């Protein structure tokens, strides 16, 4: 120095303009942005992950309700909530026509999609759960192990 593990950091999208209006970054009109891996070639729209959401099974622990047994101390199960693991469900869109050996990934057109809660009038963007979770990614520093 390499590989493979694994432990601590780290990092892990997105509203600009102009119109309507009493109010709109939410409505109309042009613009604007795409999380991880995958793959015969780069992917929001293919396959699959994460992320909100629902349930289920188990542990801890905290809260609370009520009950049960004891003269008392004090003991015992139970439901509900909150939390962690795990598991299982839900959860959106693309097609023409070129190149090619190979693309629903490249290029040329034309399309479409985007959790939950809040808003004085509907949100991919704004506010909030969230200083949080993350599927992974790279860097560094540390461990193991291996020819």
């Nucleotide at each position: 120095a390499c590989a493979c593990g694994u432990g601590c950091u780290c990092c892990g999208g997105g509203g600009u303009c102009g119109g309507u209006g009493c109010a709109a970054u939410u409505c109309c009109g042009a613009g604007c942005c795409g999380g991880c891996g995958g793959u015969g070639a780069c992917a929001g729209u293919c396959c699959g992950c994460g992320a909100c959401c629902c349930g289920g099974u188990c542990g801890c622990g905290g809260u609370g309700c009520a009950g049960c047994c004891u003269c008392a101390c004090g003991g015992c199960g139970g439901c509900a909530c909150c939390u962690g693991a795990c598991c299982g469900g839900u959860u959106g869109a693309c097609c023409u026509g070129g190149u090619g050996g190979a693309a629903c990934u490249c290029c040329a057109g034309g399309a479409c999609c985007g959790a939950c809660g809040g808003u004085g009038a509907a949100a991919g963007u704004c506010c909030g759960g969230a200083u949080g979770g993350g599927a992974g990614g790279a860097a560094g520093c540390g461990c193991g192990u291996g020819g």
Molecule: FMN riboswitch aptamer (RFN element)
Organism: Actinotalea sp. K2